[in-house]
RNA sequence: GGGGGCGAGGGGCCGCGGGUCGGCGUCCCUAAAGGGCGUGCGAUUCGAGGAAAGUCCGAGCUCCAAAGGGCAAGGUGCCGGGUAACGCCCGGGCGGCGAAAGCCGACGGAAAGUGCCACAGAGAACAGACCGCCUGCGGCUAGCGCGCUAGCGCGGCUGCCGGUAAGGGUGAAACGGUGGAGUAAGAGCCCACCGCCCGCGCGGGUAACCGCCGGGGCACGGCAAACCCCACCUGGAGCAAGGCCAAGCAGGGGACAGUGGUGGCCCGCCGCGUGAUGAUCCCCGGGUAGGCCGCGUGAGGCGCCGGGCGACCGGCGUCCCAGAUGAAUGGCCCGCUGAACAGAACUCGGCUUACGGCUCCCCU
RNA sequence: GGGCCGUUAGCUCAAUUGGCAGAGCAAGGGACUCUUAAUCCCUAGGUUGGAGGUUCGAUUCCUCCACGGCUCACCA
Numbered sequence: 001g002g003g004g005g006c007g008a009g010g011g012g013c014c015g016c017g018g019g020u021c022g023g024c025g026u027c028c029c030u031a032a033a034g035g036g037c038g039u040g041c042g043a044u045u046c047g048a049g050g051a052a053a054g055u056c057c058g059a060g061c062u063c064c065a066a067a068g069g070g071c072a073a074g075g076u077g078c079c080g081g082g083u084a085a086c087g088c089c090c091g092g093g094c095g096g097c098g099a100a101a102g103c104c105g106a107c108g109g110a111a112a113g114u115g116c117c118a119c120a121g122a123g124a125a126c127a128g129a130c131c132g133c134c135u136g137c138g139g140c141u142a143g144c145g146c147g148c149u150a151g152c153g154c155g156g157c158u159g160c161c162g163g164u165a166a167g168g169g170u171g172a173a174a175c176g177g178u179g180g181a182g183u184a185a186g187a188g189c190c191c192a193c194c195g196c197c198c199g200c201g202c203g204g205g206u207a208a209c210c211g212c213c214g215g216g217g218c219a220c221g222g223c224a225a226a227c228c229c230c231a232c233c234u235g236g237a238g239c240a241a242g243g244c245c246a247a248g249c250a251g252g253g254g255a256c257a258g259u260g261g262u263g264g265c266c267c268g269c270c271g272c273g274u275g276a277u278g279a280u281c282c283c284c285g286g287g288u289a290g291g292c293c294g295c296g297u298g299a300g301g302c303g304c305c306g307g308g309c310g311a312c313c314g315g316c317g318u319c320c321c322a323g324a325u326g327a328a329u330g331g332c333c334c335g336c337u338g339a340a341c342a343g344a345a346c347u348c349g350g351c352u353u354a355c356g357g358c359u360c361c362c363c364u
Numbered sequence: 365g366g367g368c369c370g371u372u373a374g375c376u377c378a379a380u381u382g383g384c385a386g387a388g389c390a391a392g393g394g395a396c397u398c399u400u401a402a403u404c405c406c407u408a409g410g411u412u413g414g415a416g417g418u419u420c421g422a423u424u425c426c427u428c429c430a431c432g433g434c435u436c437a438c439c440a
Base pairs, nucleotide, nucleotide: 001362002361003360004359005358006357008337009336010334011333012332013331014330016047017046018045019044020043021042022041023039024038025037026036027035028034049341053352054351056350057349058348059347060346061238062237063236064235068267069266070265071264073234074233075232076231077230078092079091080090081089082088093107094105095104096103097102108229109228113227114226115223116222117221130168131167132164133163134162136160137159138158139157140156141155143154144153145152146151176194177193178192179191180190195218196216197215198214199213201212202211203210204209242293243292244291245290251284252283253282254281255280256278258272259271260270261269262268300319301318302317303316304315305314306313307312365439366438367434368433369432370431371430374389375388376387377386383420391407392406393405394404395403413429414428415427416426417425
């Protein structure tokens, strides 16, 4: 530094929820057999998690008639693979960090378009002369030199027209970098190296991409967790879904040739209806708070063998492992050792978050 | 159980092409008044619930947490 496993343990007693068997009660039945329901009974067996959590993704299942097309909206975003599927996982590429093992990465497109880049600064996107540097033309000159004077030259200060993107300064960011040559001073203006761009060049690779060759002085700032473009994906709701039985109640108002549904729109499709005593739709109000199903054999666990670098896949064998509905998994003792985060509610696959500690393996 | 919404000063709320976080009430001080209230003037008060990320820059955009609410009036 990486990965895996465990996450209270042993004994005794009592209790709680589910299943099975028996007993008992009751009902169906003429009766028997058999069955249903119940149980202050007995026996036996099973009884929370690695996260059961957050509800952040993806599915199964159920309903919306079916789940079609387009637009909108939302999501994902290097490449290849795994998977029922995914925003997950594995392998690879590229970039960053590290001495290394290794770790991290929302990692498509900014030369399709639009927009933004505050403050500071001269200038913020096909930019920009504020200071500085330099040529030229003037003015002043208490310095130096020459000169008889006038003055001339050098230097200093200063003004104007220009040149210059090297240096200073501002900024998150200033229009390739370093060095040299060159120049009045400078500058890819030129040269070397590095960087960058182009070629449908050649080679390797499934690909992302990498290497080589050739060409080009360079043209192209950043932001897409801004709009957007490109590629791919997504119908909606959720087990209080939904189905059956029982019980109970009270209706009222509105819309309408059309209306309603497809819980964003259109097409398409479908239901009902065509003139009101409506079986359609919407709104308000009233009633129930009971039972059964859904509900646990599953993309299931374990072992062996085989394939694959791996995620994972295949075959064989074996096991059945919570199922409540105010909701079970707890209490006491063994003067035992003690210790976390936390508890199912339709079910899976992930991610994320919380967690005292114990243990194994590998690498630097 | 499922689904949805919110968190900014002591309280109630604002804040959009991301660019100095404001208002009312409350609090403190002063003026007016004999005094108080009212009124007027001035002042202080902020980890924008927390952590991380994108960006030059985050109340705002993204992710993960925490807390609160929807208590017959979100769903049977």
Two RNAs folded together computationally: RNase P RNA and transfer RNA, 440 nucleotides in total. Model confidence (mean pLDDT): 80 of 100. It holds a member of the Rfam family "Bacterial RNase P class A". Rfam classes the family as a ribozyme.